RNA sequence: ACAACGGAGAGUUUGAUCCUGGCUCAGGAUGAACGCUAGCGGCAGGCCUAAUACAUGCAAGUCGAACGGGUGUAGCAAUACAUCAGUGGCGCACGGGUGCGUAACGCGUAUACAACCUACCUCUAUCUGGGGGAUAGCCCAGAGAAAUUUGGAUUAAUACCGCAUAAGAUGGUGUCAUCGCAUGAUGAAGCCAUUAAAGGAUACGGAUAGAGAUGGGUAUGCGUCUGAUUAGCUAGUUGGCGGUGUAACGGACCACCAAGGCGAUGAUCAGUAGGGGUUCUGAGAGGAAGAUCCCCCACACUGGCACUGAGAUACGGGCCAGACUCCUACGGGAGGCAGCAGUAGGGAAUAUUGGGCAAUGGUCGGAAGACUGACCCAGCCAUGCCGCGUGCAGGAAGAAGCUACUCAGUAGUGUAAACUGCUUUAGAAGGGGAAGAAAAAGCACCUGCGGGUGAAAUUGACGGUACCCUUAGAAUAAGCACCGGCUAACUCCGUGCCAGCAGCCGCGGUAAUACGGGGGGUGCAAGCGUUGUCCGGAUUUAUUGGGUUUAAAGGGUGCGUAGGCGGUUUGAUAAGUCGGCGUUAAAAUACUACAGCUUAACUGUAGAACUGGCACCGAUACUGUUAGACUUGAGUACAGUUGAGGCAGGCGGAAUUUAUGGUGUAGCGGUGAAAUGCAUAGAUACCAUAAAGAACACCGAUAGCGAAGGCAGCUUGCCAAGUUGUUACUGACGCUGAGGCACGAAAGCGUGGGGAGCAAACAGGAUUAGAUACCCUGGUAGUCCACGCCCUAAACGAUGAUUACUCGAUGUUGGCGAUAGACAGUCAGCGUCCAAGCGAAAGCGAUAAGUAAUCCACCUGGGGAGUACGCCCGCAAGGGUGAAACUCAAAGGAAUUGACGGGGGUCCGCACAAGCGGUGGAGCAUGUGGUUUAAUUCGAUGAUACGCGAGGAACCUUACCUGGGCUAGAAUGUGAGUGAAUGUAGUAGAGAUAUUACAGUCAGCAAUGACACGAAACAAGGUGCUGCAUGGCUGUCGUCAGCUCGUGCCGUGAGGUGUUGGGUUAAGUCCCGCAACGAGCGCAACCCCUAUGUUUAGUUGCCAGCACGUAAUGGUGGGGACUCUAGACAGACUGCCUGUGCAAACAGAGAGGAAGGAGGGGACGACGUCAAGUCAUCAUGGCCCUUACGCCCAGGGCUACACACGUGCUACAAUGGCUAUUACAGGGGGUCGCUACAUGGUAACAUGAUGCCAAUCUCUUAAAAAUAGUCUCAGUUCGGAUUGGGGGCUGCAACUCGCCCCUAUGAAGCUGGAAUCGCUAGUAAUCGCGCAUCAGCAAUGGCGCGGUGAAUACGUUCCCGGACCUUGUACACACCGCCCGUCAAGCCAUGGAAGUCGGGGAGACCUGAAGGCAGUAACCCACAAGGAGCUGCUUAGGGUAAAAUCGGUAACUAGGGCUAAGUCGUAACAAGGUAGCCGUACCGGAAGGUGUGGCUGGAACACCUCCUUU
Repeated sequence: ACAACGGAGAGUUUGAUCCUGGCUCAGGAUGAACGCUAGCGGCAGGCCUAAUACAUGCAAGUCGAACGGGUGUAGCAAUACAUCAGUGGCGCACGGGUGCGUAACGCGUAUACAACCUACCUCUAUCUGGGGGAUAGCCCAGAGAAAUUUGGAUUAAUACCGCAUAAGAUGGUGUCAUCGCAUGAUGAAGCCAUUAAAGGAUACGGAUAGAGAUGGGUAUGCGUCUGAUUAGCUAGUUGGCGGUGUAACGGACCACCAAGGCGAUGAUCAGUAGGGGUUCUGAGAGGAAGAUCCCCCACACUGGCACUGAGAUACGGGCCAGACUCCUACGGGAGGCAGCAGUAGGGAAUAUUGGGCAAUGGUCGGAAGACUGACCCAGCCAUGCCGCGUGCAGGAAGAAGCUACUCAGUAGUGUAAACUGCUUUAGAAGGGGAAGAAAAAGCACCUGCGGGUGAAAUUGACGGUACCCUUAGAAUAAGCACCGGCUAACUCCGUGCCAGCAGCCGCGGUAAUACGGGGGGUGCAAGCGUUGUCCGGAUUUAUUGGGUUUAAAGGGUGCGUAGGCGGUUUGAUAAGUCGGCGUUAAAAUACUACAGCUUAACUGUAGAACUGGCACCGAUACUGUUAGACUUGAGUACAGUUGAGGCAGGCGGAAUUUAUGGUGUAGCGGUGAAAUGCAUAGAUACCAUAAAGAACACCGAUAGCGAAGGCAGCUUGCCAAGUUGUUACUGACGCUGAGGCACGAAAGCGUGGGGAGCAAACAGGAUUAGAUACCCUGGUAGUCCACGCCCUAAACGAUGAUUACUCGAUGUUGGCGAUAGACAGUCAGCGUCCAAGCGAAAGCGAUAAGUAAUCCACCUGGGGAGUACGCCCGCAAGGGUGAAACUCAAAGGAAUUGACGGGGGUCCGCACAAGCGGUGGAGCAUGUGGUUUAAUUCGAUGAUACGCGAGGAACCUUACCUGGGCUAGAAUGUGAGUGAAUGUAGUAGAGAUAUUACAGUCAGCAAUGACACGAAACAAGGUGCUGCAUGGCUGUCGUCAGCUCGUGCCGUGAGGUGUUGGGUUAAGUCCCGCAACGAGCGCAACCCCUAUGUUUAGUUGCCAGCACGUAAUGGUGGGGACUCUAGACAGACUGCCUGUGCAAACAGAGAGGAAGGAGGGGACGACGUCAAGUCAUCAUGGCCCUUACGCCCAGGGCUACACACGUGCUACAAUGGCUAUUACAGGGGGUCGCUACAUGGUAACAUGAUGCCAAUCUCUUAAAAAUAGUCUCAGUUCGGAUUGGGGGCUGCAACUCGCCCCUAUGAAGCUGGAAUCGCUAGUAAUCGCGCAUCAGCAAUGGCGCGGUGAAUACGUUCCCGGACCUUGUACACACCGCCCGUCAAGCCAUGGAAGUCGGGGAGACCUGAAGGCAGUAACCCACAAGGAGCUGCUUAGGGUAAAAUCGGUAACUAGGGCUAAGUCGUAACAAGGUAGCCGUACCGGAAGGUGUGGCUGGAACACCUCCUUU
């Protein structure tokens, strides 16, 4: 430059990811239908179903210029005109309808006819002479209801028949020339025979022959749906000779002869279907369709048949048969809307019984014209396409209303409305008003006579329509669907897994953008949605353009037929291939340009195109064909060599079992433990001998051989194969391989043997809830052999065969090379690791899953199902082939992160173990469950509820119950107004409450203020619900050591790395290494208490020294030494030493030190988990109640009591009880308080009185301990429950229902079953003291304090919990997971089935109309010709009998699918608790179990081998 103008995706499998794979959506289209809605016009379209049945009208007639006649009019008449039935001519075979049939030369396309016909039209040539006899009509007579029809007489023609003439026609004969395509064709000149005609009356017409045009007929190549679960079909069948028949060829038909013809490149059969131009879709290739328009075909009530004719086997002709309908006088007749309208019916569904021949076209005619439901128009229908309108501009008080919200208000609807101005398309009214019409005929002129030219006239269904003008007036005109994602568009209310939605995913169980309504919004718009169908997206059948290790998919293996593909080279050819040219591919459609309707749709004109077919010419690289050559593919030969290769025979030892004999005595055997079993009739054990069958230890090996299955003692024979070397021979002989044939583990089958061991079934014993199993004891088929079947396996490398190419390392088998045990080359195998590359990844990687080529096989979502039916094979078992209905939105592969495992490794913890003390038994206390109740308020419920919320229920608390009351309410604020506040006393009442009397009279000069009451009003109140709407707080994993991020790197990605590894630690603590380098939250530290010291300070604490004082005491002066108090500081860091170690670190009764390796204790709780707990602490969304679910009051209840559980106290006694005496704490509390002291009381306590707001006073005597005494093993001097009596205290009040004291009483209980809890040092155990709450107390609880003060830890096998790494997984709501099968229930479709009903087709036999063909013909006719009639053949239809086939239905029956909560078990997923699975056999309620062979798609451990790195 030329050419080209075109290709988008999304949702859904998972916790997440990548892939495979299906389902679904967005687009376009429609002869559509339905729902809602609807103003106008233009253009188109309109029974897709019942080719069902049809009332009524119309759809094919015309010609008097072919003919005779009738009637009418005019005329005197001849005659003229009009009209009618008939004869005759032409037409009726066109036009119009429908799609039944048809899978076919039917259609399409390209050819052929040298096997053909063609009326009307055109052209050329010639002819048109002369006769004859009838017949309809009309007339007469007759039959019949009618349709119709019989007889007689008479008559015409362009009706019919002879005669003449006749060739370039036809037939025969034969000559020449030219040509072709095989038969042959054409032309020319001859001879013989045969065959024509019609008139009418000036315009025409007829006959013969030839040519053209048009229309048809026939034949052929190629193309043209599905099924092989249709594999064989065929007797006129295939061909030949001769005929018949036809316009013409032909088994089209007939006689004879031959035995052919078609078929896996799909015959036959079955099903479905008119074909094409084209239409829709698609980037295209394709896919689907065949309405309207055009071409072809077929059909005309169903079936058959011919006649006439140029043409028909004839839609509105005929004959026959059948079904149906109608008329009838019952004798007989008539009919065919798949023409236009219309009716009924069917259906989701499809129009007027309209106008006109004005135009276009057709038939007839010389013409006028007639006819024309063809056609042109109109009507109905939003059925589609196209166009127009429903107004435009201004207008913010951003009105009202409605809706929403963060609600004195704001936002949206929204410039929208109102209002102002403007415009007038469509519609209405008035007026004007087309084009479509140009002719023909007639007239004039010209003419070669075919025709041409000219002027004037006539003709419009649509239609007074389109169009134009004028007038008034915003006037008359907007809906539908949607708004969770895909997919543009969001809020409120109602509802509460209901009602409903849904194209897919999915919404709805009280805060629904998903249901229904409102508001708002989005999209399209006179339409909008829904449904159906087709293409697309879907590369999801893949030619363009897919796959097969694990996702669906390689045949179990080989040999080999057809077929497909094929090494090097030369020549020829030109089939494929390529180019050029010619022709065809109808028009319409589609495309481009232009043009006409105001535009567009629509229409016209022109162009290009129609990628195809056929023919001709040319090219020859490649493929093919053919002729020749070659050696590298393949094979042969020769020489080695290798091996569990195969078949047949012989031989061998070990072991087992059995038998016999012997020795010998009580058990053996078996298991987790047992038992069955065997054994005193002598087993087991040991020895000897014998027999039998089966299998071959060691060698032995990811070693070898074989096509696969498979093959193992030794040896012999036979057979086969691989490989190496030599390069001698052949010369492409090759590769693959649908069908086919052969082989083919185990199990199984048949017949006959054999039978030691093992061992389905079976029996017994165990185990168990059961145990048709796992385990044990027995044991039959079988396992073995021979012969014959079966033909399947996880028949696997889950990887078809062959050939070529492509970086390395290493081991090994066999051969060759080489002197060689070194080395290392090469060929053929068998393994491992890896590069590039490939792959979804795992992985593969010269033995490819890489790069290419050829051929075969197979796949197309899961289930149903490798099932059913059919067919083939088999003795059977069964195998091979192999669906559908229905159902789901997934099923699946690989990898990732978790979680889990009756997987593994490492580690930790009072986890176990070692110890001490408890619980579980008793009585009591307390909490819970349950039960009860008017109420026993509510919550907490494994660990992580149960002496928990509650750190204190007699009233109150209190939330519960009964009863009595209040209603702006019990509390608070604002508040007109009133009054001080307040106190005392009384009445009614259970009280709340109601009410009475009295006292009181604030501050301030005042305004007013404080306090109290308080109308109206505004804000109430709720321990009512939802902790699964929430905040906050809390428990638990767990004080466990983890949880993450940034950047980088790796991976398609989820993710990984870091954080793993080697050590170490209490610790992801630290060190080392490392594609990681850093960082954060956690750990640790920083904080507090405690252990030591120093220093400062010295009251209320302390008292060594000094002084005073006391019976005595820090009581006093004084002192700061000590103790102590409470501030500051020091101290501990593996810092030092030794050892080990690279280091970190660890060990050492080490040193030093008060303390040693985190000194002890506390506070402190990562990311997160449990929808954990709490709406009753509090707060809070939503919902609910409002003379009550709110509030007040009295009484009751929360304290009940057959029982069960948790947590405790006290005990069961002598390590003790009791009595008496004597010591030593710490930390707290105290004014409505703690109380010294004194007195009274046995005591609880009371009375009086003092100190203290507390290092001062007080609670406050600590107890265990110690000393002394007593008790002496018992239901006791243990134990104290229970109960009686009497008191004390608090409080308005101790009845339900308090605590304490005294006295009396004196229960159970003698150390606690299974089981279970706490604790590792100042700990457990034991002893007391204090505090909070509180009037008091049910406290034995909780929280603190100190006193006395142990034992044990070998160790990590096991239980529990946790951390890390790794492994498996079908789990992810995460093992409290998932999930299988029977049974029971409901629904759905399907298979079988005695039978029953029906369809289509073929064959056999009988019968057989019309018609055709053949023969005959005494009757007709004048002979002849011909005909009626008769006979035969053919044939639609009908009948008979049997069989096959297809479909419907069916008692009963079988399995399958689906379905919130049914039953039985637990098969599978983890080593799934017996590893699983495949084939096969047997058994069992069921999953399933067992035997046998196979596979790894099995975990773990150990060992071996191999590989990689150093």
This is a predicted structure of a 1510-nucleotide RNA (small-subunit ribosomal RNA) from a Cytophagaceae bacterium. Its mean pLDDT, the model's own confidence on a scale to 100, is 82. Rfam family: Bacterial small subunit ribosomal RNA. Its family is annotated with structural constituent of ribosome and ribosome in the Gene Ontology. The sequence was found in a public genome assembly.